[in-house]
RNA sequence: CGCGGGAUAGAGCAGCCCGGUAGCUCGUCAGGCUCAUAACCUGGAGGUCGAUGGUUCAAAUCCGUCUCCCGCAA
Numbered sequence: 001c002g003c004g005g006g007a008u009a010g011a012g013c014a015g016c017c018c019g020g021u022a023g024c025u026c027g028u029c030a031g032g033c034u035c036a037u038a039a040c041c042u043g044g045a046g047g048u049c050g051a052u053g054g055u056u057c058a059a060a061u062c063c064g065u066c067u068c069c070c071g072c073a074a
Stems, first nucleotide, its partner, number of pairs: 002072006010026004020057001028044005050066005
């Protein structure tokens, strides 16, 4: 250099194919329950969706380029 997969909340991952409110579990914070803790219940905060440009009324999703990680082949 060639080919494939991946990057989305603190962690692990869906959503992408087929564009239309950014979600799930755990964690975290507050409250409830308890003599108390854990468990359980309720609610909240937390995201420039790897970067940049394009298409579009509208992009995590489609297209181009680039960065990083993993693998295959040489």